[in-house]
Context: one part of a larger RNA
RNA sequence: UGACGGGGGCCCGCACAAGCGGUGGAGCAUGUUGCUUAAUUCGAGGCAACGCGAAGAACCUUACCCAGGUUUGACAUCGGAGGCACCGGCCCGAAACGGCCGUUCCGGCAACGGACCUCCAGACAGAUGCUGCAUGGCUGUCGUCAGCUCGUGCCGUGAGGUGUUCGGUUAAGUCCGGCAACGAGCGCAACCCAUGCCGCCAGUUGCCACCGGGUGAUGCCGGGGACUCUGGCGGGACCGCCCGUGUCAAGCGGGAGGAAGGCGUGGACGACGUCAAGUCCGUAUGGCUCCUACGCCUGGGGCCGCAAACGUGCUACAAUGGCCGGUACAGAAGGACGCUUGGCCGCGAGGCCCGGCAAAUCCCCAAAGCCGGCCCCAGUUCGGAUUGCAGCCUGCAACUCGGCUGCAUGAAGCCGGAAUCGCUAGUAAAGGGGCAUCAGCCACGGCCCCUUGAAUACGUUCCCGGGCCU
Numbered sequence: 001u002g003a004c005g006g007g008g009g010c011c012c013g014c015a016c017a018a019g020c021g022g023u024g025g026a027g028c029a030u031g032u033u034g035c036u037u038a039a040u041u042c043g044a045g046g047c048a049a050c051g052c053g054a055a056g057a058a059c060c061u062u063a064c065c066c067a068g069g070u071u072u073g074a075c076a077u078c079g080g081a082g083g084c085a086c087c088g089g090c091c092c093g094a095a096a097c098g099g100c101c102g103u104u105c106c107g108g109c110a111a112c113g114g115a116c117c118u119c120c121a122g123a124c125a126g127a128u129g130c131u132g133c134a135u136g137g138c139u140g141u142c143g144u145c146a147g148c149u150c151g152u153g154c155c156g157u158g159a160g161g162u163g164u165u166c167g168g169u170u171a172a173g174u175c176c177g178g179c180a181a182c183g184a185g186c187g188c189a190a191c192c193c194a195u196g197c198c199g200c201c202a203g204u205u206g207c208c209a210c211c212g213g214g215u216g217a218u219g220c221c222g223g224g225g226a227c228u229c230u231g232g233c234g235g236g237a238c239c240g241c242c243c244g245u246g247u248c249a250a251g252c253g254g255g256a257g258g259a260a261g262g263c264g265u266g267g268a269c270g271a272c273g274u275c276a277a278g279u280c281c282g283u284a285u286g287g288c289u290c291c292u293a294c295g296c297c298u299g300g301g302g303c304c305g306c307a308a309a310c311g312u313g314c315u316a317c318a319a320u321g322g323c324c325g326g327u328a329c330a331g332a333a334g335g336a337c338g339c340u341u342g343g344c345c346g347c348g349a350g351g352c353c354c355g356g357c358a359a360a361u362c363c364c365c366a367a368a369g370c371c372g373g374c375c376c377c378a379g380u381u382c383g384g385a386u387u388g389c390a391g392c393c394u395g396c397a398a399c400u401c402g403g404c405u406g407c408a409u410g411a412a413g414c415c416g417g418a419a420u421c422g423c424u425a426g427u428a429a430a431g432g433g434g435c436a437u438c439a440g441c442c443a444c445g446g447c448c449c450c451u452u453g454a455a456u457a458c459g460u461u462c463c464c465g466g467g468c469c470u
Stems, first nucleotide, its partner, number of pairs: 007470007015460002019423005026315008034306002042053002064301007073124001077123002079120005087102005105114003126290002129288003135284001137279003140275001142273001147186006153162003166177003192267004197235007207224001211222003238261001241255005317416001321375007334363002338357003342353004382413001387408007429452007
């Protein structure tokens, strides 16, 4: 000077408390450990690994294993020689590989050059091989925490201190006051984006608002720029006004007006640094190592293996529920190898035909809800695992190992021990919808969107993390 303390003071945070819903028990999905295996590729490891890299493992991916094959190599640059580049076909084969046949292309008059292929020779290529304790870059975390420093001056032999402490205040080292300090920088805040109100501008979405036409009906048509909306610009909030309080301060409490208050709400944004944190399997890169192979190609298998354990989830255990019929209301996205209206076939997944839309013009567009009925507390009209059969779709191909449909089967489960998680408002909880990846999909994951829409916070003693002083 720090760090630490079952030392003290002050103060924060869904930290506790108050409250609502979960996890821990069941079945299944998924990740991990372990075990197994020819291989079950590798990494991630308290918080901050474990629905994590993986926003898509049947082949591919793929890095693993077995087998077949191959070496100047799947890829880059350079030298020499030759040429039938490309495309099509045949043989062997599981494919790759190997063998054979047919035809060359571009510039130039030509010589020749070039593209591409083959052969020869080596320089070299190649490596998801090792080292994240050799690194760059990027990221996680403490932590959106209120802090971390510098210049000059002053103090101290010095390390260093002061400033940054103190009184008040704030979400904040935020601001005010004081002070051997006076200033400044990185942080805080603001500037950026979205959202909530209004105005202006603009109208192939919206509107009988106004006029007209038309229909069984619909902005369907003419027309109109009011409204809604879309999208650009601007306004609006600043403790500005009033009362009280406070040191005539910063500010705080209340009130008016206002769509909105006292940081409106949400996002983007993460200081000096910490964890030799993570990543050499994104890429880059030092060093080391392998070079007929630790490189490369192909077929098949594996990454999906299952006695068991843990994490994260989904579905439930039912009556504010289940089933059947009827009926209503979104937002944000996406769409041509696509989204698909409509018609027909099929119980259905789906299939066939026609048509619209490169899309505010077409398509995709809810569920819980509401109305009516059944069930009558039962492992049941709860729950749907598991299994059998029959099918549909994608794809070269669904045996290992895809999704979906129908019929049948109907398991555990009657609210979960110790323990433990999330959330303070349009939040939790509940309900559905969209998108990325993607042929399809093991998505119950991730990221968004809207619908319905709570309860509670006395308080800071205690648990956890953090800030300042001592």
Molecule: small-subunit ribosomal RNA, 3' major domain
Organism: uncultured bacterium